[in-house]
RNA sequence: AGAGUUUGAUCCUGGCUCAGAGCGAACGCUGGCGGCGUGCCUAACACAUGCAAGUCGAACGAGAAACCUGCCUUCGGGCAGGCGGUAAAGUGGCGAACGGGUGAGUAACACGUGGGUAACCUGCCCCGGAGACCGGAAUAACCCCGCGAAAGCGGAGCUAAUACCGGAUGAGACCACGGUCACGUUGGUGACUGCGGCCAAAGGUGGCUUAAGCUAUAAGCUGCUGCUACUCUGGGAUGGGCCCGCGGACCAUUAGCUUGUUGGUAAGGUAAUGGCUUACCAAGGCGAAGAUGGUUAGCUGGUCUGAGAGGACGACCAGCCACACUGGAACUGAGACACGGUCCAGACUCCUACGGGAGGCAGCAGUGGGGAAUAUUGCGCAAUGGGCGAAAGCCUGACGCAGCGACGUCGCGUGAGUGAUGAAGGCCCUCGGGUCGUAAAGCUCUGUCAGGCGGGAAGAAAUGAUCUAAUCCCAAUAAGGUUAGAUCUUGACGUUACCGCCAAAGGAAGCACCGGCUAACUCCGUGCCAGCAGCCGCGGUAAGACGGAGGGUGCAAGCGUUGCUCGGAAUUACUGGGUGUAAAGCGCGCGUAGGUGGCCGCUUAAGUCGGAUGUGAAAUCCCUGGGCUCAACCCAGGAACUGCAUUCGAUACUAGGCGGCUAGAGGGUGGGAGAGGAAAGUGGAAUUCCCGGUGUAGAGGUGAAAUUCGUAGAUAUCGGGAGGAACACCAGUGGCGAAGGCGACUUUCUGGACCACUCCUGACACUGAGGUGCGAAAGCGUGGGGAGCAAACAGGAUUAGAUACCCUGGUAGUCCACGCCGUAAACGAUGGGCACUAGGUGUUCCUGAUUUAUCGGGAGUGCCGAAGUUAACGCAUUAAGUGCCCCACCUGGGAAGUACGGCCGCAAGGCUAAAACUCAAAGGAAUUGACGGGGGCCCGCACAAGCGGUGGAGCAUGUGGUUCAAUUCGAUGCAACGCGAGGAACCUUACCUGGGUUUGACAUUCUCCUGAAUCCUGGCGAAAGCCGGGAGUGCCCCGAGUAAUCGGGGAGCGGGAGGACAGGUGCUGCAUGGCUGUCGUCAGCUCGUGUCGUGAGAUGUUGGGUUAAGUCCCGCAACGAGCGCAACCCCUAUCUCUAGUUGCCAUCAUUAAGUUGGGCACUCUAGAGAAACUGCCCCGGUUAACGGGGAGGAAGGUGGGGAUGACGUCAAGUCCUCAUGGCCCUUAAGCCCAGGGCUACACACGUGCUACAAUGGCCGCCACAAAGGGCUGCGAACCCGCGAGGGGGAGCCAAUCCCAAAAAAGCGGCCUCAGUUCGGAUUGGAGUCUGCAACCCGACUCCAUGAAGUUGGAAUCGCUAGUAAUCGCACAUCAGAACGGUGCGGUGAAUACGUUCCCGGGCCUUGUACACACCGCCCGUCACACCACGAAAAUUGGCUGUACCAGAAGUCGCUGGGCCAACCCGCUUCGGUGGGAGGCAGGCGCCCAAGGUAUGGUUAGUGAUUGGGGUGAAGUCGUAACAAGGUAACC
Repeated sequence: AGAGUUUGAUCCUGGCUCAGAGCGAACGCUGGCGGCGUGCCUAACACAUGCAAGUCGAACGAGAAACCUGCCUUCGGGCAGGCGGUAAAGUGGCGAACGGGUGAGUAACACGUGGGUAACCUGCCCCGGAGACCGGAAUAACCCCGCGAAAGCGGAGCUAAUACCGGAUGAGACCACGGUCACGUUGGUGACUGCGGCCAAAGGUGGCUUAAGCUAUAAGCUGCUGCUACUCUGGGAUGGGCCCGCGGACCAUUAGCUUGUUGGUAAGGUAAUGGCUUACCAAGGCGAAGAUGGUUAGCUGGUCUGAGAGGACGACCAGCCACACUGGAACUGAGACACGGUCCAGACUCCUACGGGAGGCAGCAGUGGGGAAUAUUGCGCAAUGGGCGAAAGCCUGACGCAGCGACGUCGCGUGAGUGAUGAAGGCCCUCGGGUCGUAAAGCUCUGUCAGGCGGGAAGAAAUGAUCUAAUCCCAAUAAGGUUAGAUCUUGACGUUACCGCCAAAGGAAGCACCGGCUAACUCCGUGCCAGCAGCCGCGGUAAGACGGAGGGUGCAAGCGUUGCUCGGAAUUACUGGGUGUAAAGCGCGCGUAGGUGGCCGCUUAAGUCGGAUGUGAAAUCCCUGGGCUCAACCCAGGAACUGCAUUCGAUACUAGGCGGCUAGAGGGUGGGAGAGGAAAGUGGAAUUCCCGGUGUAGAGGUGAAAUUCGUAGAUAUCGGGAGGAACACCAGUGGCGAAGGCGACUUUCUGGACCACUCCUGACACUGAGGUGCGAAAGCGUGGGGAGCAAACAGGAUUAGAUACCCUGGUAGUCCACGCCGUAAACGAUGGGCACUAGGUGUUCCUGAUUUAUCGGGAGUGCCGAAGUUAACGCAUUAAGUGCCCCACCUGGGAAGUACGGCCGCAAGGCUAAAACUCAAAGGAAUUGACGGGGGCCCGCACAAGCGGUGGAGCAUGUGGUUCAAUUCGAUGCAACGCGAGGAACCUUACCUGGGUUUGACAUUCUCCUGAAUCCUGGCGAAAGCCGGGAGUGCCCCGAGUAAUCGGGGAGCGGGAGGACAGGUGCUGCAUGGCUGUCGUCAGCUCGUGUCGUGAGAUGUUGGGUUAAGUCCCGCAACGAGCGCAACCCCUAUCUCUAGUUGCCAUCAUUAAGUUGGGCACUCUAGAGAAACUGCCCCGGUUAACGGGGAGGAAGGUGGGGAUGACGUCAAGUCCUCAUGGCCCUUAAGCCCAGGGCUACACACGUGCUACAAUGGCCGCCACAAAGGGCUGCGAACCCGCGAGGGGGAGCCAAUCCCAAAAAAGCGGCCUCAGUUCGGAUUGGAGUCUGCAACCCGACUCCAUGAAGUUGGAAUCGCUAGUAAUCGCACAUCAGAACGGUGCGGUGAAUACGUUCCCGGGCCUUGUACACACCGCCCGUCACACCACGAAAAUUGGCUGUACCAGAAGUCGCUGGGCCAACCCGCUUCGGUGGGAGGCAGGCGCCCAAGGUAUGGUUAGUGAUUGGGGUGAAGUCGUAACAAGGUAACC
């Protein structure tokens, strides 16, 4: 840092997807150790059990039991002492408002940040000042009685205090009224002062002293003193309350909200300001800079991500807030409206004797439940911190630790070295080998972790006690305080960390991936199945994409998957995007708020800039250093915290104020232009209708028709009249208007622009959210009008249909008035304004100079173009260029401009405007093709013009189909079908039936046995084959032997057995090679370099001519080149030379005959040459290419014919020619044999032959070829046969001989239009030939038979000259078997005006939504399935408004006849009693929670039915769109 994905390819736009990092995670597979962190994100759901807040005896009274000891005892027990002034309980004090949890609520001064408080409070703590005097009355505990199941409660009696009360004192505080000064000021602060009012207290304990008065020890009182506690007061510190500026969520489909509401006065209330509350007065307050309402949410430091700016988040840690079952309320207190307090109401749970009670884990553990999911009912107060206490100490689920979980992160290990027969084994293989792989084994080592044994820190410093010393206090060397030192005392973790020793490679590796993105490839299985998939996409028989395996890649005690966040995404664009055609400029004006704004000067200093100060908590991040072996982690210091506030300064710019200016803007004067607007009036042409005349049979309409009109007189024509609408020519990329729009003429009223003059004002300007006005056509309302036109509708046509296109009619409407509607492809698809940036050329209006002409200035309106810009197309002073200002709008396609809601409308409908769901694209521009019922140019027997055919008949042949045991297989539009096959009776042969065979019919090789090879022969059998018999013994080497010969071995060949292997016309031509067909012998197809283009690509190859041709010429940003074209090659046409046999014969001789002699002139043969090149002439043409004509020439413009087939297309054809990958068969799907089949036959098609006749048939006579073939061949003469043929064998390996006759033609004759003397099918009979064999199933001959057929419907084929047509000849294959095929020659035409049309093709151009390319693409209804959504009678919940009822607890107010110790007064028997002050219960009232009634709003769920939408495989109907898409399309 990017990548994949829209296309045939390209560029752009644009979405989707991926690679990264992160997580309080979860799930799957796997799992060795340790450190540090972290762990209910869901049900603020419900909770069993235990623990989480107590402490103080140095505040106070009282004070056990059990147990021990002693004594007594009536043996029941009692008393005393100890335990012990202990436990438990109580009064009182302090704490319980901290700490801990949670995130429900809250959009708020809740939080953050910075301020204010002259509007406040602050227990404990610190510093200072002053003080603590004299009295009094009660009450818990306790005891007695009573009620209750319990919880608990009532009554009577006793008692203490640091509990409570009265009085005194008052420096001082506070209040009221005064005075003076300073500062300052919202309700002050400080100092001084006068008078009045009001307010205090508490002791405890240690020590000492005195026994000074009462009697002495004890006790008590008093004195001194230390510590501590207490009271009043000033200050500090800390913590809080309240107020304010600024900041941080969404919805406008929430636009208006508000009556204590906003302000004032007075009072109340509070620690304190304040409508906080009440009364009265006023009528305000908030809101588009978003009030009100709704939804969501604790906020922050920070965390994650990111280059940053941002975005997302708010677990752990830290600050603040809120909450504590739900709702309400107050009490106590320094502090609460109080998590482990109280009261009331509600829901729930539990207890109950049914009367009544108890409870609140969102503290730590734990349980149930919910959930994908989140831990132990652990240890300890040793440390840190907190409460109480003088202290010891007690309490502390705060906290410190441990446990569980790979949840995260960091670190470590699972071994190291050596080891090549590259072991075995696996996998792959081209069978050679490769790979796992130095990997293993083996050998040599090491010792981390885990295991065992032993050792062993730090966390501990204090406190306290004792002692010592100093010092303070004091009368004091008591006591006490402070400081220093010494000793003693304290560890949950903990079997700690760490260290040593022992043993031992021993206990410790998985997971995902391997088509591209993205790193990593093969085999097998599977066969659009099973499956994969993040996106693109894989799988239909060779899958690197599925599953397995081997191998590889990546990470590693983890690895993957899922979810979520940021990134990539410049894909919301502040940094950093856009709007002509991709999504996007409001249809157009006017104008409010707002934003922005010309020149000069002075001033202020709000923005802005700079300095300083305060703050920006800590932690985090960053830097440096340090501590755990490292790291994670932790510690210290620094930096930073981009912010806010205060203050000082600067003044260029912006802004505020003041003054001035004229260049912006506006006004004035004078002009001309214009379909600008509104109203009234006027005019002519035309259509239609009416009346009348003339006139007669049609008119009208169309592609053609018909409906229609017309003999009741149409159309046509003339005259007259009526009525409505529109204004020909002028008329013009002319004019005007903001847009919509405006077109006869005249008048009236009226808006705007422009020009000239440069006189006036003096920034008055630009834009413009809301708002408001205008706004084509259609449509709506009311009333008119209505000629023409014309939705709907009707009829006629067209058509498969035709609810259309065409025709005949025709109503709304079109017109007018008034009122609505408010849309459009309302388009320049381009918002407005200002400025700047080459020109050229038209045009409209005004104006200047000069004045025919011409040259300027201004304002409009067009075209072409520079720079620049753009994805490209294009735009280009009328910008889409360069800048500034303002507004509107866009953010993938579909769903959808739809639903719901709201607003507007009479309605139609408009404006605003989503989501679910679904897709991997949808798009823009340009490129190359292809295509078009687009255009231009041009070819071709393409049409036309001609000639002859096919399609009808019979037969032949091929095919389809059918049949069959088999009718082997392939070829299938052109480009399969007389094709593979150039020749199926057996063979061929691949098919069928049957009989056999298994190393095989054929190849190579190995092992064993055997035999020479080879030849003859028997039996069974259809044959193949099976079973036999006989002959025969060679060649080489060794040994024995004189030799003959014998024995052994070997080569080669044969047989037998076995193994490797053969074999397959079995499958796949869509795995292939090769070959072939086709477009097409069409003129095309490309490349290099250069140039142009971001690019695909273009250019060249286009253009003007020309050609058969991309043939050539000219031009040209192209210049060249290659494959094609042409030429070179072959045949043929003329001539020359050479040569002269087998060919030829002019002359001579000769013969029956070029037969022979002779000759080589001619013909011919076959070799070499010549010749033709637009070379020459004329004309045309760019002077060119070239074309037309002519001469010469055997031949003339390619002379004729052949061979030759570019890049490519059709997955064209062929695995059955051959070759070949893969798959399949292996006593069979191989091989051999016999017979059958490929020859079938109701039919259909193709290709042919023969005909239908007289241009003919038959008979006779008689000519003239070319090219071929011939040795198990061609076969002459001659003989036989009617003939096929037979006999015969000459000659010939062939310019010699043979096949061989050419036929049509020509001459003569017959036939005379008839199913015939045409035609020959079919059938009967008789033969010939080939062959092992003609039954299935050959050809031919003769005799007889004599079918269909009398020129062939729709349709269709060939051919342009030696061609068509017609005639015969030869050859290949082949034993035989052509009507087919391939060649050859003979005779030998007609026609082509021309390119409109059909078919095919070439080039250029155009359109395109096609690219599998028009046999393309594609739309809508209907039917079926599934999905989400809307509507809906209604129904069920949540939240909430309003009105009313009701009213618990409680505060406050009023009352208080009942009750009451202290204080006051009177009386008193001193017990008390009466009254007062003061208070309490009770009662009443205001407020008010739950609850209730009624009626609304809102939101969510459900809902018969219904509506459209989306998706789905090859459903139905049509053909709307894309090419002029066949009626241009679209709004």
Molecule: small-subunit ribosomal RNA
Organism: uncultured bacterium